[in-house]
RNA sequence: GGAGUUGGCUAGACAGUCGCUCCAGUGUUAACUGGCUCCUUCGCUUGCGUAUGAGGCGGUGCACUGGGGAGGAAAGUCCGGGCUCCAUAGGGCAGAGCGCCAGGUAACGCCUGGGAGGUGCGAACCUACGGAAAGUGCAACAGAAAGCAAACCGCCUAAGUUCAAGGUGCCAAAUCGCUCUACACAGAGAGAUAGCAAACCAGAACCGGUAAGGGUGAAAGGGUGCGGUAAGAGCGCACCGCGCGGCUGGUAACAGUCCGUGGCACGGUAAACCCCGCUCGGAGCAAGACCAAAUAGGAACCCGUGGGUGCGGCCCGCACUGGGUUCGGGUAGGUUGCUUGAGGUAUGCGGCGACGCAUAUCCCAGAUGAAUGACUGUCCACGACAGAACCCGGCUUAUCGGCCGACUCCACCA
Numbered sequence: 001g002g003a004g005u006u007g008g009c010u011a012g013a014c015a016g017u018c019g020c021u022c023c024a025g026u027g028u029u030a031a032c033u034g035g036c037u038c039c040u041u042c043g044c045u046u047g048c049g050u051a052u053g054a055g056g057c058g059g060u061g062c063a064c065u066g067g068g069g070a071g072g073a074a075a076g077u078c079c080g081g082g083c084u085c086c087a088u089a090g091g092g093c094a095g096a097g098c099g100c101c102a103g104g105u106a107a108c109g110c111c112u113g114g115g116a117g118g119u120g121c122g123a124a125c126c127u128a129c130g131g132a133a134a135g136u137g138c139a140a141c142a143g144a145a146a147g148c149a150a151a152c153c154g155c156c157u158a159a160g161u162u163c164a165a166g167g168u169g170c171c172a173a174a175u176c177g178c179u180c181u182a183c184a185c186a187g188a189g190a191g192a193u194a195g196c197a198a199a200c201c202a203g204a205a206c207c208g209g210u211a212a213g214g215g216u217g218a219a220a221g222g223g224u225g226c227g228g229u230a231a232g233a234g235c236g237c238a239c240c241g242c243g244c245g246g247c248u249g250g251u252a253a254c255a256g257u258c259c260g261u262g263g264c265a266c267g268g269u270a271a272a273c274c275c276c277g278c279u280c281g282g283a284g285c286a287a288g289a290c291c292a293a294a295u296a297g298g299a300a301c302c303c304g305u306g307g308g309u310g311c312g313g314c315c316c317g318c319a320c321u322g323g324g325u326u327c328g329g330g331u332a333g334g335u336u337g338c339u340u341g342a343g344g345u346a347u348g349c350g351g352c353g354a355c356g357c358a359u360a361u362c363c364c365a366g367a368u369g370a371a372u373g374a375c376u377g378u379c380c381a382c383g384a385c386a387g388a389a390c391c392c393g394g395c396u397u398a399u400c401g402g403c404c405g406a407c408u409c410c411a412c413c414a
Stems, first nucleotide, its partner, number of pairs: 001410010012379007020069009031060004036055003040051001042049003071385001075396002078394005083284004095280005100114005115129001116127004130275002135273002137269002152214002154210003160206004166201003169196002174193003178189004222240006241264001242262005247256003288336004298327006307321005343362008380383001
């Protein structure tokens, strides 16, 4: 200098003007409103009620001043909790979730550290990572064979059966010549043909052996070498690997260049059923609590026996239908829940770390048709994703850029 890995911070800046919302203070009484005190009027139950006026204290509104006013994700609503209401003796079944080990935490499916496996030269990153010797199931296509393994090609022909007479072998009683005995008869010899024979060599077929080699597949029942064999094969041996037991180290997961043992017996799949262990009641701030119109309906008490309608020719009578006060439920509406909290910052201490403890200090949105904005000026690297709605801890997803720390690899220079 280049290429990367990882942890964190930030999210245009400054000034002015005008708005919105919340809080605090001050003011406003000729903006509205509620108690309290006092004077006066009237009534009686003689200390209460009523009406007017005055004083002073509050609330709302308005004005002014001061202060606060979106995020790292406020998002998705995917996990975990607080809070609220409902349900709930205890236990079990079903269902759902989680799943290497240890720790952190209010809790978690989150985080930290470690182990194992995988990827990368490396810094680092990724992993639904309990159990397949409890049982059931599944494995398309290809392939001969896929779960008590299997023989398609290739290799072999040891065992067994059959064929076959090429060679070795047997025969000379058949035929043929040849050689020898001086010739022939005759005899002898070796040979050819034919015949016999499957013991041996070579060959063919069947039955068979073989998991070394080829081929199929995601996967074919350890690997390399030597021996061995008919050819092969943990069949035997050495080394490597693997299983089991021990020992050592580690809290543990697990590890070991350690010891013994087993020729290897136990393939894969549990985001298939299943088994094992652990956890889990439901609904959610539109939870819930309080105040409370108009209208309608309800309950209690009081008033009235009058009015209306029906039965009837009429009266009586009967049935239905009222008025007032108070109360309770409840709708609109309002108040609350609502933001001081597993809170932030700084320092110290403990811990590898997540985190915990102590001290000091700070208050940092709380709206409800729903505020957090608009304009102007200057500057720059020209500004992404995106807007709280009960509150927290996480995860995931979106995101223009900028800054800082630690580390790795490559090249060059000294």
Model confidence (mean pLDDT): 75 of 100. Bacterial RNase P class A from Cellvibrio sp., 414 nucleotides, folded computationally. Of the family's consensus pairs, 93% are formed in the model. NCBI's taxonomy places the organism under Bacteria, Pseudomonadati, Pseudomonadota, Cellvibrionaceae, Cellvibrio. Rfam family: Bacterial RNase P class A. It is annotated as a ribozyme. The sequence is in RNAcentral, with records from ENA. The gene name in the source record is rnpB.